The RNA shown here (transfer RNA) has 72 nucleotides and comes from a Polyangia bacterium.
The same sequence occurs in records of 2 taxa.
The RNAcentral record of the sequence draws on ENA and MGnify.
Rfam family: tRNA. By type it is a transfer RNA.
Its mean pLDDT, the model's own confidence on a scale to 100, is 82.
RNA sequence: GCCGCCGUGGUGAAGCGGAAUCACACGCGACUUUUAAUCGCUGAAUCGGGGGUUCGAAUCCCUCCGGCGGCA
Repeated sequence: GCCGCCGUGGUGAAGCGGAAUCACACGCGACUUUUAAUCGCUGAAUCGGGGGUUCGAAUCCCUCCGGCGGCA
RNA backbone atom coordinates (compact mmCIF):
# COMPACT_ATOMS: atom_id res chain seq x y z
P G A 1 -0.59 3.69 3.59
O5' G A 1 -0.88 2.80 2.30
C5' G A 1 -0.68 3.34 1.01
C4' G A 1 -0.68 2.25 0.00
C3' G A 1 -1.94 1.37 0.00
O3' G A 1 -2.99 1.95 -0.74
C1' G A 1 0.00 0.00 0.00
P C A 2 -4.51 1.75 -0.31
O5' C A 2 -4.85 0.26 -0.75
C5' C A 2 -4.86 -0.11 -2.12
C4' C A 2 -5.05 -1.59 -2.26
C3' C A 2 -6.24 -2.18 -1.53
O3' C A 2 -7.46 -2.01 -2.23
C1' C A 2 -4.34 -3.50 -1.09
P C A 3 -8.83 -1.91 -1.41
O5' C A 3 -9.07 -3.37 -0.85
C5' C A 3 -9.30 -4.44 -1.72
C4' C A 3 -9.38 -5.75 -0.97
C3' C A 3 -10.35 -5.80 0.18
O3' C A 3 -11.71 -5.96 -0.21
C1' C A 3 -8.31 -6.76 0.85
P G A 4 -12.88 -5.32 0.69
O5' G A 4 -12.97 -6.32 1.91
C5' G A 4 -13.31 -7.69 1.72
C4' G A 4 -13.07 -8.50 2.97
C3' G A 4 -13.81 -8.05 4.21
O3' G A 4 -15.16 -8.44 4.25
C1' G A 4 -11.57 -8.53 4.75
P C A 5 -16.24 -7.53 4.98
O5' C A 5 -15.98 -7.84 6.53
C5' C A 5 -16.17 -9.15 7.04
C4' C A 5 -15.65 -9.25 8.46
C3' C A 5 -16.22 -8.27 9.45
O3' C A 5 -17.50 -8.62 9.94
C1' C A 5 -13.88 -8.35 9.69
P C A 6 -18.53 -7.51 10.34
O5' C A 6 -17.92 -6.91 11.69
C5' C A 6 -17.81 -7.69 12.85
C4' C A 6 -16.96 -7.02 13.90
C3' C A 6 -17.47 -5.69 14.45
O3' C A 6 -18.50 -5.83 15.42
C1' C A 6 -15.17 -5.54 14.01
P G A 7 -19.56 -4.64 15.62
O5' G A 7 -18.75 -3.52 16.38
C5' G A 7 -18.12 -3.78 17.63
C4' G A 7 -17.43 -2.53 18.15
C3' G A 7 -18.37 -1.36 18.47
O3' G A 7 -17.90 -0.67 19.62
C1' G A 7 -16.71 -0.69 16.91
P U A 8 -18.61 -0.98 20.96
O5' U A 8 -20.15 -0.77 20.65
C5' U A 8 -20.68 0.52 20.43
C4' U A 8 -22.17 0.54 20.73
C3' U A 8 -22.53 0.09 22.14
O3' U A 8 -22.40 1.13 23.07
C1' U A 8 -23.94 -0.99 20.58
P G A 9 -21.39 0.98 24.27
O5' G A 9 -22.42 1.09 25.50
C5' G A 9 -21.95 0.96 26.86
C4' G A 9 -22.84 1.80 27.73
C3' G A 9 -22.50 1.75 29.21
O3' G A 9 -22.57 3.07 29.75
C1' G A 9 -24.78 1.13 28.85
P G A 10 -21.15 3.82 29.85
O5' G A 10 -20.35 2.90 30.89
C5' G A 10 -19.01 3.26 31.28
C4' G A 10 -18.36 2.12 32.04
C3' G A 10 -18.23 0.82 31.25
O3' G A 10 -17.09 0.80 30.42
C1' G A 10 -19.15 0.37 33.38
P U A 11 -17.09 0.03 29.01
O5' U A 11 -17.09 -1.50 29.45
C5' U A 11 -15.96 -2.09 30.08
C4' U A 11 -16.18 -3.57 30.33
C3' U A 11 -16.66 -4.37 29.14
O3' U A 11 -15.60 -4.75 28.27
C1' U A 11 -18.01 -4.88 30.99
P G A 12 -15.91 -5.01 26.68
O5' G A 12 -16.76 -6.34 26.68
C5' G A 12 -16.18 -7.59 27.07
C4' G A 12 -17.21 -8.70 27.05
C3' G A 12 -17.97 -8.87 25.76
O3' G A 12 -17.23 -9.58 24.77
C1' G A 12 -19.47 -8.97 27.58
P A A 13 -17.60 -9.33 23.19
O5' A A 13 -19.19 -9.39 23.19
C5' A A 13 -19.87 -10.08 22.14
C4' A A 13 -21.17 -10.65 22.64
C3' A A 13 -22.37 -10.45 21.70
O3' A A 13 -22.40 -11.40 20.65
C1' A A 13 -22.99 -9.92 23.91
P A A 14 -22.95 -10.92 19.24
O5' A A 14 -24.52 -10.74 19.44
C5' A A 14 -25.32 -11.86 19.77
C4' A A 14 -26.75 -11.48 20.02
C3' A A 14 -27.50 -10.80 18.89
O3' A A 14 -27.89 -11.72 17.88
C1' A A 14 -28.07 -9.80 20.95
P G A 15 -27.91 -11.22 16.33
O5' G A 15 -29.01 -10.05 16.33
C5' G A 15 -30.38 -10.33 16.51
C4' G A 15 -31.17 -9.06 16.71
C3' G A 15 -31.16 -8.10 15.53
O3' G A 15 -32.19 -8.44 14.60
C1' G A 15 -30.70 -6.92 17.53
P C A 16 -31.82 -8.91 13.12
O5' C A 16 -31.18 -7.61 12.41
C5' C A 16 -31.98 -6.60 11.84
C4' C A 16 -31.42 -6.12 10.55
C3' C A 16 -31.50 -7.14 9.39
O3' C A 16 -31.61 -6.42 8.16
C1' C A 16 -29.24 -6.64 9.86
P G A 17 -32.97 -6.42 7.39
O5' G A 17 -33.33 -4.91 7.72
C5' G A 17 -34.67 -4.54 7.82
C4' G A 17 -34.78 -3.28 8.66
C3' G A 17 -36.20 -2.91 9.04
O3' G A 17 -36.20 -2.30 10.32
C1' G A 17 -35.25 -1.14 7.84
P G A 18 -36.99 -3.17 11.46
O5' G A 18 -38.04 -2.12 12.03
C5' G A 18 -37.61 -1.02 12.83
C4' G A 18 -38.78 -0.17 13.29
C3' G A 18 -39.91 -0.93 13.98
O3' G A 18 -40.50 -0.09 14.95
C1' G A 18 -40.74 0.07 12.03
P A A 19 -40.52 -0.53 16.47
O5' A A 19 -39.24 0.22 17.02
C5' A A 19 -37.97 -0.43 17.13
C4' A A 19 -36.90 0.54 17.58
C3' A A 19 -37.37 1.60 18.59
O3' A A 19 -36.28 1.95 19.43
C1' A A 19 -36.54 2.66 16.66
P A A 20 -36.52 2.07 21.02
O5' A A 20 -35.68 0.87 21.63
C5' A A 20 -35.84 -0.45 21.11
C4' A A 20 -34.60 -1.27 21.30
C3' A A 20 -34.16 -1.44 22.76
O3' A A 20 -34.89 -2.47 23.41
C1' A A 20 -32.29 -0.98 21.35
P U A 21 -35.51 -2.28 24.85
O5' U A 21 -35.19 -3.69 25.53
C5' U A 21 -35.92 -4.84 25.16
C4' U A 21 -35.03 -6.06 25.12
C3' U A 21 -34.24 -6.38 26.38
O3' U A 21 -35.03 -6.98 27.39
C1' U A 21 -32.84 -6.64 24.50
P C A 22 -34.54 -6.93 28.92
O5' C A 22 -33.35 -7.99 28.97
C5' C A 22 -33.62 -9.37 28.75
C4' C A 22 -32.34 -10.16 28.63
C3' C A 22 -31.41 -10.12 29.81
O3' C A 22 -31.84 -10.94 30.90
C1' C A 22 -30.16 -9.93 27.83
P A A 23 -31.43 -10.57 32.39
O5' A A 23 -29.90 -11.01 32.51
C5' A A 23 -29.54 -12.37 32.34
C4' A A 23 -28.03 -12.52 32.25
C3' A A 23 -27.25 -11.87 33.39
O3' A A 23 -27.22 -12.67 34.57
C1' A A 23 -26.26 -11.31 31.33
P C A 24 -27.22 -11.95 36.00
O5' C A 24 -25.76 -11.35 36.13
C5' C A 24 -24.63 -12.19 36.15
C4' C A 24 -23.34 -11.42 35.92
C3' C A 24 -23.07 -10.28 36.89
O3' C A 24 -22.57 -10.73 38.15
C1' C A 24 -22.65 -9.54 34.70
P A A 25 -22.91 -9.89 39.45
O5' A A 25 -22.17 -8.48 39.24
C5' A A 25 -20.77 -8.40 39.22
C4' A A 25 -20.30 -7.01 38.83
C3' A A 25 -20.77 -5.87 39.71
O3' A A 25 -20.05 -5.76 40.92
C1' A A 25 -21.02 -5.27 37.45
P C A 26 -20.79 -5.28 42.25
O5' C A 26 -21.19 -3.75 41.96
C5' C A 26 -20.17 -2.77 41.75
C4' C A 26 -20.79 -1.43 41.44
C3' C A 26 -21.84 -0.93 42.41
O3' C A 26 -21.29 -0.38 43.60
C1' C A 26 -22.60 -0.61 40.21
P G A 27 -22.03 -0.64 45.00
O5' G A 27 -23.38 0.19 44.88
C5' G A 27 -23.34 1.61 44.76
C4' G A 27 -24.74 2.18 44.56
C3' G A 27 -25.78 1.70 45.55
O3' G A 27 -25.73 2.40 46.78
C1' G A 27 -26.65 1.56 43.36
P C A 28 -26.13 1.65 48.14
O5' C A 28 -27.72 1.49 48.05
C5' C A 28 -28.56 2.63 48.04
C4' C A 28 -30.01 2.24 47.81
C3' C A 28 -30.57 1.17 48.73
O3' C A 28 -30.93 1.65 50.02
C1' C A 28 -31.17 0.67 46.52
P G A 29 -30.80 0.65 51.27
O5' G A 29 -31.98 -0.39 51.05
C5' G A 29 -33.33 -0.01 51.17
C4' G A 29 -34.29 -1.06 50.66
C3' G A 29 -34.31 -2.37 51.43
O3' G A 29 -35.06 -2.30 52.62
C1' G A 29 -34.27 -2.82 49.12
P A A 30 -34.74 -3.32 53.88
O5' A A 30 -35.23 -4.76 53.32
C5' A A 30 -36.60 -5.00 53.15
C4' A A 30 -36.86 -6.40 52.63
C3' A A 30 -36.29 -7.53 53.50
O3' A A 30 -37.13 -7.86 54.59
C1' A A 30 -35.73 -7.92 51.23
P C A 31 -36.49 -8.22 56.00
O5' C A 31 -35.74 -9.61 55.74
C5' C A 31 -36.47 -10.78 55.42
C4' C A 31 -35.55 -11.91 55.05
C3' C A 31 -34.46 -12.22 56.04
O3' C A 31 -34.93 -13.04 57.13
C1' C A 31 -33.53 -12.11 53.89
P U A 32 -34.63 -12.65 58.64
O5' U A 32 -33.05 -12.86 58.74
C5' U A 32 -32.49 -14.14 58.61
C4' U A 32 -30.98 -14.09 58.62
C3' U A 32 -30.35 -13.33 59.76
O3' U A 32 -30.29 -14.10 60.96
C1' U A 32 -29.32 -12.70 57.71
P U A 33 -30.79 -13.47 62.32
O5' U A 33 -29.83 -12.22 62.54
C5' U A 33 -30.16 -11.19 63.49
C4' U A 33 -28.91 -10.44 63.90
C3' U A 33 -28.02 -10.00 62.76
O3' U A 33 -28.45 -8.76 62.25
C1' U A 33 -26.70 -11.07 64.41
P U A 34 -28.49 -8.62 60.58
O5' U A 34 -26.95 -8.49 60.20
C5' U A 34 -26.21 -7.34 60.57
C4' U A 34 -24.74 -7.50 60.24
C3' U A 34 -24.43 -7.88 58.81
O3' U A 34 -24.43 -6.77 57.94
C1' U A 34 -23.19 -9.26 60.26
P U A 35 -24.88 -7.00 56.40
O5' U A 35 -23.67 -7.83 55.79
C5' U A 35 -22.39 -7.22 55.59
C4' U A 35 -21.34 -8.25 55.25
C3' U A 35 -21.57 -9.03 53.97
O3' U A 35 -21.22 -8.30 52.81
C1' U A 35 -20.90 -10.51 55.69
P A A 36 -22.08 -8.55 51.45
O5' A A 36 -21.79 -10.07 51.07
C5' A A 36 -20.51 -10.48 50.60
C4' A A 36 -20.43 -11.98 50.53
C3' A A 36 -21.40 -12.67 49.60
O3' A A 36 -20.97 -12.66 48.25
C1' A A 36 -21.42 -13.78 51.66
P A A 37 -22.03 -12.43 47.06
O5' A A 37 -22.96 -13.73 47.09
C5' A A 37 -22.42 -15.00 46.77
C4' A A 37 -23.41 -16.09 47.13
C3' A A 37 -24.79 -15.97 46.51
O3' A A 37 -24.85 -16.49 45.20
C1' A A 37 -25.01 -16.36 48.83
P U A 38 -25.74 -15.76 44.06
O5' U A 38 -27.23 -15.92 44.57
C5' U A 38 -27.82 -17.21 44.68
C4' U A 38 -29.16 -17.13 45.36
C3' U A 38 -30.16 -16.15 44.76
O3' U A 38 -30.82 -16.66 43.62
C1' U A 38 -30.10 -15.86 47.09
P C A 39 -31.24 -15.69 42.43
O5' C A 39 -32.46 -14.87 43.01
C5' C A 39 -33.66 -15.52 43.37
C4' C A 39 -34.61 -14.59 44.08
C3' C A 39 -34.90 -13.27 43.37
O3' C A 39 -35.84 -13.40 42.31
C1' C A 39 -34.44 -12.84 45.63
P G A 40 -35.77 -12.45 41.02
O5' G A 40 -36.28 -11.05 41.59
C5' G A 40 -37.62 -10.93 42.05
C4' G A 40 -37.85 -9.58 42.70
C3' G A 40 -37.53 -8.36 41.86
O3' G A 40 -38.54 -8.06 40.90
C1' G A 40 -36.66 -8.07 44.01
P C A 41 -38.20 -7.33 39.55
O5' C A 41 -37.85 -5.85 39.99
C5' C A 41 -38.84 -5.04 40.59
C4' C A 41 -38.25 -3.73 41.09
C3' C A 41 -37.52 -2.89 40.05
O3' C A 41 -38.41 -2.15 39.24
C1' C A 41 -36.22 -3.02 42.02
P U A 42 -37.96 -1.69 37.76
O5' U A 42 -36.92 -0.51 38.05
C5' U A 42 -37.36 0.67 38.71
C4' U A 42 -36.21 1.59 39.04
C3' U A 42 -35.35 2.05 37.88
O3' U A 42 -35.98 3.06 37.11
C1' U A 42 -33.99 1.49 39.72
P G A 43 -35.66 3.21 35.53
O5' G A 43 -34.21 3.87 35.54
C5' G A 43 -34.00 5.14 36.15
C4' G A 43 -32.51 5.40 36.34
C3' G A 43 -31.69 5.37 35.06
O3' G A 43 -31.75 6.60 34.38
C1' G A 43 -30.63 4.09 36.74
P A A 44 -31.79 6.61 32.77
O5' A A 44 -30.32 6.16 32.35
C5' A A 44 -29.19 6.92 32.72
C4' A A 44 -27.92 6.14 32.51
C3' A A 44 -27.74 5.57 31.12
O3' A A 44 -27.21 6.52 30.23
C1' A A 44 -27.30 3.89 32.71
P A A 45 -27.99 6.91 28.86
O5' A A 45 -27.27 6.02 27.76
C5' A A 45 -25.86 6.11 27.57
C4' A A 45 -25.41 5.29 26.40
C3' A A 45 -26.06 5.62 25.07
O3' A A 45 -25.43 6.71 24.45
C1' A A 45 -25.96 3.26 25.40
P U A 46 -26.25 8.06 24.19
O5' U A 46 -26.79 7.91 22.73
C5' U A 46 -27.79 6.95 22.39
C4' U A 46 -28.65 7.46 21.28
C3' U A 46 -27.90 7.91 20.03
O3' U A 46 -27.52 6.83 19.21
C1' U A 46 -29.55 9.51 20.61
P C A 47 -26.44 7.12 18.01
O5' C A 47 -25.54 5.82 18.08
C5' C A 47 -24.66 5.61 19.17
C4' C A 47 -24.21 4.15 19.16
C3' C A 47 -23.77 3.62 17.80
O3' C A 47 -22.73 2.68 17.96
C1' C A 47 -25.60 2.36 18.60
P G A 48 -21.64 2.46 16.83
O5' G A 48 -20.57 3.60 17.08
C5' G A 48 -20.14 3.87 18.43
C4' G A 48 -19.03 4.91 18.40
C3' G A 48 -19.28 6.12 17.53
O3' G A 48 -20.06 7.11 18.17
C1' G A 48 -17.17 5.23 17.02
P G A 49 -21.07 8.00 17.31
O5' G A 49 -20.12 9.01 16.53
C5' G A 49 -19.36 9.98 17.25
C4' G A 49 -18.65 10.92 16.30
C3' G A 49 -19.50 11.52 15.20
O3' G A 49 -20.30 12.61 15.63
C1' G A 49 -17.49 10.74 14.28
P G A 50 -21.75 12.85 14.93
O5' G A 50 -21.41 13.28 13.44
C5' G A 50 -20.75 14.51 13.19
C4' G A 50 -20.36 14.64 11.72
C3' G A 50 -21.49 14.52 10.72
O3' G A 50 -22.28 15.69 10.61
C1' G A 50 -19.66 13.22 9.99
P G A 51 -23.85 15.53 10.22
O5' G A 51 -23.84 15.06 8.70
C5' G A 51 -23.45 15.95 7.68
C4' G A 51 -23.23 15.25 6.35
C3' G A 51 -24.45 14.65 5.70
O3' G A 51 -25.31 15.57 5.08
C1' G A 51 -22.67 13.11 5.59
P G A 52 -26.90 15.26 4.97
O5' G A 52 -26.99 14.03 3.94
C5' G A 52 -26.66 14.21 2.59
C4' G A 52 -26.63 12.90 1.84
C3' G A 52 -27.96 12.18 1.67
O3' G A 52 -28.76 12.73 0.65
C1' G A 52 -26.30 10.62 2.31
P U A 53 -30.38 12.63 0.72
O5' U A 53 -30.69 11.07 0.53
C5' U A 53 -30.43 10.42 -0.70
C4' U A 53 -30.82 8.96 -0.62
C3' U A 53 -32.25 8.71 -0.15
O3' U A 53 -33.18 8.85 -1.21
C1' U A 53 -30.75 7.28 0.98
P U A 54 -34.51 9.71 -0.97
O5' U A 54 -35.34 8.81 0.04
C5' U A 54 -35.74 7.50 -0.31
C4' U A 54 -36.25 6.76 0.89
C3' U A 54 -37.30 7.49 1.71
O3' U A 54 -38.60 7.44 1.14
C1' U A 54 -35.70 6.49 3.15
P C A 55 -39.47 8.79 1.10
O5' C A 55 -39.80 9.04 2.64
C5' C A 55 -40.50 10.21 3.04
C4' C A 55 -41.04 10.03 4.44
C3' C A 55 -40.05 9.46 5.45
O3' C A 55 -39.21 10.45 6.01
C1' C A 55 -42.06 8.28 5.59
P G A 56 -37.64 10.12 6.13
O5' G A 56 -37.63 8.98 7.24
C5' G A 56 -38.02 9.26 8.57
C4' G A 56 -38.14 7.98 9.39
C3' G A 56 -36.87 7.15 9.49
O3' G A 56 -35.99 7.64 10.48
C1' G A 56 -38.69 5.74 8.98
P A A 57 -34.44 7.63 10.16
O5' A A 57 -34.02 6.10 10.15
C5' A A 57 -34.23 5.25 11.27
C4' A A 57 -33.04 4.35 11.51
C3' A A 57 -31.76 5.07 11.83
O3' A A 57 -30.96 4.29 12.71
C1' A A 57 -31.45 3.86 9.87
P A A 58 -31.10 4.40 14.25
O5' A A 58 -29.90 3.50 14.81
C5' A A 58 -28.52 3.90 14.64
C4' A A 58 -27.63 2.71 14.62
C3' A A 58 -27.62 1.92 13.32
O3' A A 58 -26.70 2.45 12.38
C1' A A 58 -27.89 0.45 15.16
P U A 59 -27.07 2.48 10.82
O5' U A 59 -27.40 0.96 10.43
C5' U A 59 -26.40 -0.03 10.48
C4' U A 59 -27.01 -1.40 10.21
C3' U A 59 -27.53 -1.57 8.79
O3' U A 59 -27.25 -2.87 8.31
C1' U A 59 -29.26 -1.95 10.39
P C A 60 -26.05 -3.03 7.24
O5' C A 60 -26.57 -2.22 5.98
C5' C A 60 -27.31 -2.86 4.94
C4' C A 60 -27.54 -1.91 3.78
C3' C A 60 -26.38 -1.00 3.41
O3' C A 60 -25.41 -1.66 2.61
C1' C A 60 -28.35 0.28 3.52
P C A 61 -23.85 -1.23 2.68
O5' C A 61 -23.81 0.16 1.91
C5' C A 61 -24.08 0.23 0.54
C4' C A 61 -23.96 1.65 0.03
C3' C A 61 -22.67 2.36 0.40
O3' C A 61 -21.60 2.02 -0.47
C1' C A 61 -24.50 3.76 0.87
P C A 62 -20.09 2.02 0.09
O5' C A 62 -19.74 3.57 0.20
C5' C A 62 -19.71 4.40 -0.95
C4' C A 62 -19.43 5.84 -0.58
C3' C A 62 -18.22 6.07 0.30
O3' C A 62 -17.00 6.06 -0.44
C1' C A 62 -20.05 7.30 1.13
P U A 63 -15.67 5.50 0.25
O5' U A 63 -15.29 6.66 1.27
C5' U A 63 -14.95 7.97 0.81
C4' U A 63 -14.91 8.96 1.95
C3' U A 63 -13.99 8.60 3.10
O3' U A 63 -12.63 8.91 2.84
C1' U A 63 -16.08 9.28 3.96
P C A 64 -11.48 7.99 3.46
O5' C A 64 -11.41 8.52 4.97
C5' C A 64 -11.04 9.86 5.25
C4' C A 64 -11.39 10.24 6.67
C3' C A 64 -10.75 9.40 7.76
O3' C A 64 -9.41 9.76 8.03
C1' C A 64 -13.03 9.68 8.25
P C A 65 -8.39 8.63 8.56
O5' C A 65 -8.88 8.39 10.06
C5' C A 65 -8.82 9.42 11.02
C4' C A 65 -9.39 8.96 12.36
C3' C A 65 -8.81 7.67 12.90
O3' C A 65 -7.55 7.83 13.51
C1' C A 65 -11.16 7.63 13.10
P G A 66 -6.49 6.62 13.40
O5' G A 66 -7.07 5.50 14.39
C5' G A 66 -7.17 5.78 15.78
C4' G A 66 -7.94 4.70 16.50
C3' G A 66 -7.45 3.29 16.31
O3' G A 66 -6.30 2.97 17.08
C1' G A 66 -9.80 3.34 16.10
P G A 67 -5.27 1.86 16.51
O5' G A 67 -6.04 0.47 16.73
C5' G A 67 -6.35 0.03 18.05
C4' G A 67 -7.19 -1.22 18.04
C3' G A 67 -6.61 -2.40 17.27
O3' G A 67 -5.61 -3.10 17.99
C1' G A 67 -8.89 -2.14 16.72
P C A 68 -4.46 -3.89 17.19
O5' C A 68 -5.20 -5.13 16.53
C5' C A 68 -5.76 -6.14 17.36
C4' C A 68 -6.54 -7.15 16.55
C3' C A 68 -5.78 -7.81 15.42
O3' C A 68 -4.90 -8.84 15.84
C1' C A 68 -7.91 -7.17 14.65
P G A 69 -3.59 -9.18 14.98
O5' G A 69 -4.15 -9.87 13.66
C5' G A 69 -4.76 -11.14 13.73
C4' G A 69 -5.43 -11.52 12.41
C3' G A 69 -4.54 -11.60 11.20
O3' G A 69 -3.77 -12.79 11.14
C1' G A 69 -6.51 -10.45 10.65
P G A 70 -2.34 -12.80 10.33
O5' G A 70 -2.76 -12.80 8.78
C5' G A 70 -3.44 -13.89 8.25
C4' G A 70 -3.91 -13.60 6.82
C3' G A 70 -2.83 -13.23 5.84
O3' G A 70 -2.13 -14.36 5.33
C1' G A 70 -4.62 -11.71 5.64
P C A 71 -0.62 -14.23 4.88
O5' C A 71 -0.67 -13.36 3.55
C5' C A 71 -1.30 -13.85 2.40
C4' C A 71 -1.33 -12.80 1.29
C3' C A 71 0.01 -12.19 0.93
O3' C A 71 0.80 -13.01 0.10
C1' C A 71 -1.61 -10.49 1.16
P A A 72 2.40 -13.00 0.20
O5' A A 72 2.83 -11.56 -0.31
C5' A A 72 2.67 -11.18 -1.64
C4' A A 72 2.84 -9.69 -1.85
C3' A A 72 4.20 -9.14 -1.48
O3' A A 72 5.18 -9.35 -2.48
C1' A A 72 2.51 -7.76 -0.57